[in-house]
């Protein structure tokens, strides 16, 4: 100099002028109750001015967890759901942070739903002969049986040579994501872990690090025992439901209860009825409707803007040039809180760090 990884932050400064929510603060005015001997007192609302104070990294999506709240809820279990290498933070979490094995990249580094396939059961398209304790189309073989020829012969066989009928193989082509380890050398009728060396790959001892997951090194053992559990299904933890329109207090009016007054049995009391009416008191539970939950933003038509000037970043014209003019400057907006996770971003800053290639 190019070319990338990794991590952290910023995501528009300042001034004026206008406008909007909030506001246990000041002041002023009104209304309205309540209050005194009197007021310029005290409450509640409302308007008005002044102070203070007003989005985000992600507020988004509501995906995981917890706070609170009502509701159920002896204690065990079954059924469902979730989670799933190890260790550690954390209220908790499917989050983080270390590592481990496992893939990918020359590399910095990235990625991963990463228990268990010797508990069972399943599935394993197409191709293929054959796909789970398999198989034998092509091909190898003629050693052993069988058939044929010739030849010998002590007549009991034997030897050659052929065929490939029973039959032996599984090395080599073929399919196919996989075909029951590889390669070599020796063995065979041909052949194969059938012997042997090495290599891979399971297993089981041992010995060494590591808290663990797991690494290393050695030994032995049959010659290999396929995949998949984001199929069932086992093993291990973990989980009760709904959610601020949760839920809470107050509470008119109609409507109910009850009681007095009333009215009738009767002319009076008692008692017992009716209260379809009307007046007045008391009852609960509860609708409108208010208030709280609610927050150093706290609305419930939901505010947090809008205009100029000026600096910043890009583009585009112009001008030799200091410059000058125009346009653009993202994503998205709280609504009960947290703590995480994912997604969307113009544009720009810092730190480390790795590859290449060039000079010294």
């Nucleotide at each position: 100099c190019g070319a990338g990884c990794c991590g952290g932050c910023c995501g528009g400064g300042u001034g004026g002028c206008c406008g909007c929510g909030g506001u246990g603060c000041g002041c002023c005015u009104g209304a309205u109750c309540g209050g005194c001997a009197g007021a310029g007192c005290g409450a509640u609302c409302a308007g008005g001015c002044g102070g203070c104070u007003g989005a985000g990294g992600a507020a988004g999506g509501u995906c995981g967890g917890g706070g609170c709240u009502c509701c159920a809820u002896a204690g065990g279990g079954c059924a469902g759901g979730g989670u799933g290498c190890u260790g550690g933070c954390u209220a908790a979490c499917g989050g983080c942070c270390a590592g481990u094995c496992g893939g990918g990249g020359u590399g910095a580094c990235c990625c991963g739903c990463a228990g268990g396939a010797c508990a069972g059961u399943g599935c394993c398209a197409c191709a293929g002969a054959g796909a789970a304790c398999a198989g034998a189309c092509c091909g190898c073989c003629g050693a052993u049986g069988g058939c044929g020829g010739c030849g010998c012969u002590c007549c009991g066989g034997c030897g050659c040579c052929g065929c490939a009928c029973a039959g032996g193989c599984a090395a080599g082509g073929g399919u196919g994501a996989a075909a029951c380890g590889g390669u070599g050398c020796g063995g065979u009728a041909a052949g194969a872990g059938c012997g042997c060396a090495c290599c891979a790959g399971c297993g089981c001892c041992c010995g060494g690090g590591g808290c663990a997951a797991c690494c290393c090194g050695g030994g032995c053992g049959g010659c290999u025992c396929g995949g998949u559990a984001a199929a069932c299904c086992c093993c291990a933890c973990c989980c009760g439901g709904a959610g601020c329109a949760a839920g809470g207090c107050c509470a008119a009016g109609c409507a109910g209860g009850g009681g007095a007054c009333g009215g009738g049995c009767u002319g009076c009391c008692c008692g017992c009825c009716c209260u379809a009416u009307g007046u007045c008191c008391c009852c609960a539970g509860g609708u409108a409707g208010g208030c709280c939950g609610c927050u150093u933003a706290g609305a419930u038509g939901g505010a947090u803007g809008g205009c100029c000037a000026u600096c910043c970043c890009g583009c585009c014209g112009g001008g030799c040039g200091a410059c000058c003019g125009g346009c653009g400057g993202a994503c998205a907006g709280a609504a009960c809180c947290c703590c995480g996770c994912c997604u969307a971003c113009a544009g720009g800053c810092c730190g480390g760090c790795u590859c290449g290639c060039c000079a010294c």